Predicted 3D model of a 349-nucleotide part of an RNA (small-subunit ribosomal RNA, central domain) from Mesoaciditoga lauensis cd-1655R = DSM 25116. Taxonomically the source falls in Mesoaciditoga lauensis (Bacteria, Thermotogati, Thermotogota, Mesoaciditoga).
Context: one part of a larger RNA
RNA sequence: CUGGGCGUAAAGGGUGCGUAGGCGGCGACUUAAGUCGAGUGUGAAAUGUCACGGCUCAACCGUGUGCAGUGCACUCGAAACUGGGUUGCUUGAGUUCAAGUCAGGAAGGCGGAAUUGCCAGUGUAGGGGUGAAAUCCGUAGAUAUUGGCAAGAACGCCAGUGGUGAAGACGGCCUUCUGGACUGACACUGACGCUGAGGCACGAAAGCUAGGGGAGCGAACGGGAUUAGAUACCCCGGUAGUCCUAGCCGUAAACGAUGUUCACUAAGUGUGGGGCACUGAAGUGCUCCGUGCUGCAGCAAACGCGAUAAGUGAACCGCCUGGGGAGUACGGCCGCAAGGUUGAAACUC
Numbered sequence: 001c002u003g004g005g006c007g008u009a010a011a012g013g014g015u016g017c018g019u020a021g022g023c024g025g026c027g028a029c030u031u032a033a034g035u036c037g038a039g040u041g042u043g044a045a046a047u048g049u050c051a052c053g054g055c056u057c058a059a060c061c062g063u064g065u066g067c068a069g070u071g072c073a074c075u076c077g078a079a080a081c082u083g084g085g086u087u088g089c090u091u092g093a094g095u096u097c098a099a100g101u102c103a104g105g106a107a108g109g110c111g112g113a114a115u116u117g118c119c120a121g122u123g124u125a126g127g128g129g130u131g132a133a134a135u136c137c138g139u140a141g142a143u144a145u146u147g148g149c150a151a152g153a154a155c156g157c158c159a160g161u162g163g164u165g166a167a168g169a170c171g172g173c174c175u176u177c178u179g180g181a182c183u184g185a186c187a188c189u190g191a192c193g194c195u196g197a198g199g200c201a202c203g204a205a206a207g208c209u210a211g212g213g214g215a216g217c218g219a220a221c222g223g224g225a226u227u228a229g230a231u232a233c234c235c236c237g238g239u240a241g242u243c244c245u246a247g248c249c250g251u252a253a254a255c256g257a258u259g260u261u262c263a264c265u266a267a268g269u270g271u272g273g274g275g276c277a278c279u280g281a282a283g284u285g286c287u288c289c290g291u292g293c294u295g296c297a298g299c300a301a302a303c304g305c306g307a308u309a310a311g312u313g314a315a316c317c318g319c320c321u322g323g324g325g326a327g328u329a330c331g332g333c334c335g336c337a338a339g340g341u342u343g344a345a346a347c348u349c
Stems, first nucleotide, its partner, number of pairs: 003321004007303002012317001014202004021195003025089007033082002035078008048067002050064005092192001093189003096185002099183004104178007111155001115151008126137002163170002207248006216242002221237004259316006267294012298305002322349003331342004
C1' cells in the first nucleotide's frame, strides 16, 4: 500500500453554511467517450511455458512458421449499463397559503422574593461559627425585630428522561425586530438533489485589551483551627474574576465518548406538537413530526444496541494502524499575550 476498522479496546472533525470534486429519480430519442465483440499491426532478444534434443543425470545449453506476453494503436461493429446531447414526467427537492405550538436569537422596558449596605424606631448582652473551637462582629449598642432608602446579581413554584436550537446553549413578565421546525390543503417549479477537501461563519467556561459596574459568591492572599507537618479539606475575611459594552481567544469528558443523507427490517408501552374519523362527554381508533422505556430478528469480544440501530444496504466526508518519548521538538500559519493549529525523530519497552 492493500486490507481491516472508528459507543467503551487506537480511531467521528465542537457545529453549521458552502466551493472544487465524488455520487445521483422515472421515461423516450440520439451519440458512441467509458464498456463489450471481431480483425489487423505491434508487443526486440534474453526470461517464462510446451515439445524435442545435447553434456553419463541434473543444474545448464540448443532447436522451434511453437505458445504466452493479460498491454497499446488503428479499423469495423454492438448499444444493455455509465457518460454527453435533445425532449418529457412527478414520486426526490423546493415555492406559496391559513391556523395552532415552541426557555430559538437580538434590543428595550417592567416586577416580586431574597441578600448586603445605609438611615430611623423598639430592645439588651451577647452574636456568629464548628466535630469541638478560635480568629471575627458587639455597650462607640451588635444579633433579633419593625419602617424607610439604595445597589447589584439571579429568576422560586409552574418544571416534566417536557420544549426550542446546527452545535455551544436557551427558563420571571411585557413590547418591538428576527430565524427555524412540525401539521394540513389545493396549486405551482420540474431533479433544481446528497455529501463536501480547501474556505467562511458560529462556538461553554476560563483567560486577554479598553471603559463601566461590583450585592452575593470567590482563585490568589491574610488570619483561625486540624495535624507529626497541613503551602489542603473546616472556619473568619478577601483581590482578580463572576455582571454590562466593544473587541480578541477558539479550546472542553465541545459526550449519545455513536459524522451527514437516503432506503428497508416483529412488536408493546409512556410522553410533547399537529391533523382526521367516531362519540353526548370522558375518551377511543388512525395518521405525521419529535422525545423516552421494554423488547423479536439481527448485530456485538462482552457490556449492550435494537425503526432515534451499534441491524441490512447505498453515497460522500473525517479519522485510526503497539505502549512510552509526545500532542513534545523544529518549522509554517494564527494570537496582544496565554497559547492554539499542523505535527515528527532519536532512544526505549